Record summary:
A computed fold for a 74-nucleotide RNA from a bacterium, annotated as transfer RNA. Rfam family: tRNA. Rfam links the family to the GO term triplet codon-amino acid adaptor activity. Rfam 15.1 lists 5,335,975 matches to the family in 14,413 species. The family's RNA type in Rfam is transfer RNA.
């Protein structure tokens, strides 16, 4: 410099080639179980889908540009 993955909840990841409320686990708080503590059950809390524009009735999704992390090549 030039090609490629990549970016969603505090952390790890889903969302069937656009379509009704964007989940699930773990952490966390609460309760149950237990003489107590793990472990297990139940329930709660948590997000402007990495930023900015575009197309579209409608975008986590497709187009552009940029930031970030990864790797390949010079």
């Nucleotide at each position: 410099g030039g090609c490629c993955c990549u970016g969603u909840a505090a952390c790890u990841c889903a969302a069937u080639u656009g379509g009704u409320c964007a989940g699930a686990g773990u952490c966390c708080c609460c309760g149950g179980c237990u003489c107590a503590u793990a472990a297990c059950c139940g329930g709660g809390c948590g997000g402007u889908u990495c930023u900015g524009g575009g197309u579209u009735c409608g975008a986590a999704c497709c187009c552009c540009a940029g930031c970030g992390g990864g790797g390949c090549c010079a």